This is a predicted structure of a 687-nucleotide part of an RNA (large-subunit ribosomal RNA, domain II) from a bacterium.
Context: one part of a larger RNA
RNA sequence: GCCGGCGAGUUAUCUUAUGUUGCAAGGUUAAGGAGUUAAUAUCCGGAGCCACAGGGAAACCGAGUCUGAAUAGGGCGUUAAGUAACAUGAGAUAGACCCGAACCUUGGCGAUCUAACCAUGACCAGGAUGAAGCGUGGGUAACACUACGUGGAGGUCCGAACCGACUGAUGUUGAAAAAUCAGCGGAUGAGUUGUGGUUAGGGGUGAAAUGCCAAUCGAGCCAAGAGCUAGCUGGUUCUCCCCGAAAUGUAUUUAGGUACAGCGUUGAAUUUAUCUUACAGGAGGUAGAGCACUAGUUUGGUGCGGGCCCUUAAUGAGGGUACCAAAUCAUGUUAAACUCCGAAUGCCUGUAAAGUUACUAUUCAGCAGUGAGACUGCGAGUGAUAAGAUCCGUAGUCAAGAGGGAAACAGCCCAGACCGCCAUCUAAGGUCCCAAAAUAUAUGCUAAGUGAGUAAGGAGGUAGAGUUACUCUGACAACCAGGAGGUUGGCUUAGAAGCAGCCACCCUUGAAAGAGUGCGUAAUAGCUCACUGGUCAAGUGACUCCGCGCCGAAAAUAUAAUGGGGCUAAGCAUAUUACCGAAGAUGCGGCAACAUACUUUUAGUAUGUUGGGUAGGGGAGCGUUCUGUUGUAGGUCGAAGCUAGAUCGUAAGGACUAGUGGACGAAGCAGAAGUGAGAAUGUCGGC
Numbered sequence: 001g002c003c004g005g006c007g008a009g010u011u012a013u014c015u016u017a018u019g020u021u022g023c024a025a026g027g028u029u030a031a032g033g034a035g036u037u038a039a040u041a042u043c044c045g046g047a048g049c050c051a052c053a054g055g056g057a058a059a060c061c062g063a064g065u066c067u068g069a070a071u072a073g074g075g076c077g078u079u080a081a082g083u084a085a086c087a088u089g090a091g092a093u094a095g096a097c098c099c100g101a102a103c104c105u106u107g108g109c110g111a112u113c114u115a116a117c118c119a120u121g122a123c124c125a126g127g128a129u130g131a132a133g134c135g136u137g138g139g140u141a142a143c144a145c146u147a148c149g150u151g152g153a154g155g156u157c158c159g160a161a162c163c164g165a166c167u168g169a170u171g172u173u174g175a176a177a178a179a180u181c182a183g184c185g186g187a188u189g190a191g192u193u194g195u196g197g198u199u200a201g202g203g204g205u206g207a208a209a210u211g212c213c214a215a216u217c218g219a220g221c222c223a224a225g226a227g228c229u230a231g232c233u234g235g236u237u238c239u240c241c242c243c244g245a246a247a248u249g250u251a252u253u254u255a256g257g258u259a260c261a262g263c264g265u266u267g268a269a270u271u272u273a274u275c276u277u278a279c280a281g282g283a284g285g286u287a288g289a290g291c292a293c294u295a296g297u298u299u300g301g302u303g304c305g306g307g308c309c310c311u312u313a314a315u316g317a318g319g320g321u322a323c324c325a326a327a328u329c330a331u332g333u334u335a336a337a338c339u340c341c342g343a344a345u346g347c348c349u350g351u352a353a354a355g356u357u358a359c360u361a362u363u364c365a366g367c368a369g370u371g372a373g374a375c376u377g378c379g380a381g382u383g384a385u386a387a388g389a390u391c392c393g394u395a396g397u398c399a400a401g402a403g404g405g406a407a408a409c410a411g412c413c414c415a416g417a418c419c420g421c422c423a424u425c426u427a428a429g430g431u432c433c434c435a436a437a438a439u440a441u442a443u444g445c446u447a448a449g450u451g452a453g454u455a456a457g458g459a460g461g462u463a464g465a466g467u468u469a470c471u472c473u474g475a476c477a478a479c480c481a482g483g484a485g486g487u488u489g490g491c492u493u494a495g496a497a498g499c500a501g502c503c504a505c506c507c508u509u510g511a512a513a514g515a516g517u518g519c520g521u522a523a524u525a526g527c528u529c530a531c532u533g534g535u536c537a538a539g540u541g542a543c544u545c546c547g548c549g550c551c552g553a554a555a556a557u558a559u560a561a562u563g564g565g566g567c568u569a570a571g572c573a574u575a576u577u578a579c580c581g582a583a584g585a586u587g588c589g590g591c592a593a594c595a596u597a598c599u600u601u602u603a604g605u606a607u608g609u610u611g612g613g614u615a616g617g618g619g620a621g622c623g624u625u626c627u628g629u630u631g632u633a634g635g636u637c638g639a640a641g642c643u644a645g646a647u648c649g650u651a652a653g654g655a656c657u658a659g660u661g662g663a664c665g666a667a668g669c670a671g672a673a674g675u676g677a678g679a680a681u682g683u684c685g686g687c
Stems, first nucleotide, its partner, number of pairs: 001687006011094013026050003032044003054061002064076004097235002100232001104225006115199009124189001126158003129154001133150006162186003166183005201217001203213003238621006248261005262370002264367007273360001275355001276353007288341001289339002294335003299330004305324002307321006373398007381390002403414003418590004423586003429580003432565003438577001440576006451567001457551002461548002464545007478535005484508003489503003514529001518527002591611009622676001624673006634664001641660005647654002
């Protein structure tokens, strides 16, 4: 891991609701007893309990009573039948659906492991170093000192046994629940070791690591309290039918729990009270707008007051001011906590209409679950007008919703699956191929593979619309020609001559020509432009708006930013007609529930509606074991069980036949439960 067996809402007492039965203003016995029986039946037993009257703290009064001074008012009552048993739902008390702690307490058992200590024993190859002391010689006045010997000290040195465990490798379902191999440290010492003994669990022992105390240690192990408790995790076993949530509010030593409310379901009552639309009447201060208030704010006018300057002997007075500036006027604005104004929606009330299975609303009663929500659109806050962010409101979907579309894709678009059909029509979305349906029609646009990812910004891309200027008295472009004189204007400057800079910017000749548009020179010169004439011959320039394109455009495994192929339409825009396309709608057949009507009246028929579903509520059934009927029907002419089969039923499931098997054993009607397994790191067994 798989297979098989086992494996989880039970039981007792009480309360409450519903149903059934008995009796009924009553209902009922308990303990106990009697005799009898097949019997737990029957009979006696009324003690007690519930109901029949309530109010008050009570005395007490009583259809009333309490409060109160009250004959007031108010509170609770008076008006509705209960009670016993059984069944079912729920609750309370118990382990209370099952499994699961870490812990805590009590009493014991442990120092054969290990820590320390006590008593008594044992052990440490070999080699090295050479302390004190001593001897002899030298030396001294005597010591001291010194040389050589002798000597054999030391938590001394090297290194086996022994004890340890620093490094690496192997091992890691090991040979081993700590080892092996190669190296390594101590090795006469605070050494190692044998045997016997002592210290015990909040206690010991500890050269101290919370170490060790029998492979267990921030408190050993064993048993008991004990089925501790677990607002936590996991699991909880047959079928079908009806309805069907919540993830919100308030409170909480509360935030992943709970209580009450909200939302679900079942029953009863009311019977349209609800919902939708229309109309009528209301409340309100949002969006917008506005500046009349409050607060901010632009520019200008007048300008209180102040600054600065001047006059004056002066603190007083006067004058000036391109400074600041109250207030006011005009002008232009901003606001969630501004409003002279002010919608649309929504909300409240009334009237009317249609729907009546909307199982809509309200009330009472039984039973819940939920109280982690998610995304999308719209309206706000927080944030950075960031987030698949967060927090409210509002609507939808998912949650609890399958089907079609969006390549794939809970929350987007379409649409709500009772069952069957090799029928039809559509929705969103599509119709060249993958791949069902138009290589459809008409008119344009795009040339970028734009389409098929993005901004500010940029550009003689291109289609359309408009405004304006010039133009056969000849425009625009091109070419030919002119582009002069006063004058090198004045100033400045070394120079300044149209062209460094400053000032001025006139006059003349003319078809036209600036005291000069640019290049250029040291300054001149030179080239060129404005402007004019000619040649040519019909449109030419500037600006605005708008459609579609272009650039801007860099990412990490591989084209990879249309699903792909591929497409110049099979792209984009507008219009039109077909078709495809879903579990939608329709058609045909079938099932169930509910309502209404009818009937052959308790089950049918007809019509209509309904039948997605998690938590959860309600209903109806299937099967298993045992009990009664009953050891009955049946059974060696073959029971149970097992195997197989094309059988019946909406399902759980039920028959039948054949084989096997070899002795038991139904169905029906009732009753009682150790009553249904795929999951619990379930449990036992097998492989």
Model confidence (mean pLDDT): 85 of 100.